[in-house]
RNA sequence: GCAUAUAUACGGUAAAGCCAGAGCAAUCUGGUGACACAAAGCUAUAGGGACUCUCCGAGUCAGCCAGUUGCAUGU
Numbered sequence: 001g002c003a004u005a006u007a008u009a010c011g012g013u014a015a016a017g018c019c020a021g022a023g024c025a026a027u028c029u030g031g032u033g034a035c036a037c038a039a040a041g042c043u044a045u046a047g048g049g050a051c052u053c054u055c056c057g058a059g060u061c062a063g064c065c066a067g068u069u070g071c072a073u074g075u
């Protein structure tokens, strides 16, 4: 540099639901919980896409694809 079939990972993250709070909403924060995840790390004006509202505008989603950095193994 290339690849991600299989195995392992002390440990890490935490879907739905429920409780409390914020918000018009999407959704977010904390607690509980554990469906899953090998990038479920990071990136939301400057890729695509989805969603919301008070829709010439303002927001939300990275656990949709993507971009980027990195781990492990093989070569």
Stems, first nucleotide, its partner, number of pairs: 001075004012037002017032006035063001041068003047065002049061005